[in-house]
RNA sequence: AGCUUAUCAAGAAAGGAGGAGGGAAAUGGCCCUGCGAAUCCUUAGCAACCAUCUCGCGAAAGCGGGAAAGGUGCUGCAUCCAUCCACGCUUUUAGCGGGAAAGAUAAGUC
Numbered sequence: 001a002g003c004u005u006a007u008c009a010a011g012a013a014a015g016g017a018g019g020a021g022g023g024a025a026a027u028g029g030c031c032c033u034g035c036g037a038a039u040c041c042u043u044a045g046c047a048a049c050c051a052u053c054u055c056g057c058g059a060a061a062g063c064g065g066g067a068a069a070g071g072u073g074c075u076g077c078a079u080c081c082a083u084c085c086a087c088g089c090u091u092u093u094a095g096c097g098g099g100a101a102a103g104a105u106a107a108g109u110c
Base pairs, nucleotide, nucleotide: 002109003108004107005106006105007104008103013043014042015041016040017039021032022031023030027082028081029080044075045074046073049071050070052067053066054065055064056063057062079102083100084099085098087097088096089095090094
């Protein structure tokens, strides 16, 4: 990298270095950015997927609650919009919603 499953409406930033880009990819739009982008470092924080401890139920597998913060992850709007659909609604050249696809993260697998 691929595959499987779960989640994606909430939450949480300061300092230093850096010096022009950034919001996943291509194009278009929209937005952020010299009042300093990406990236790196330090410190702080958020969440609770896995692991840990614990309580309840259960024959077990397991399910649910709690604690804590070890392994990850994350800390602008925001998974920004678009593409696809024998889908729903409406005031039907369209709009809104739903789903798929794609993506992100975690856990598992080869």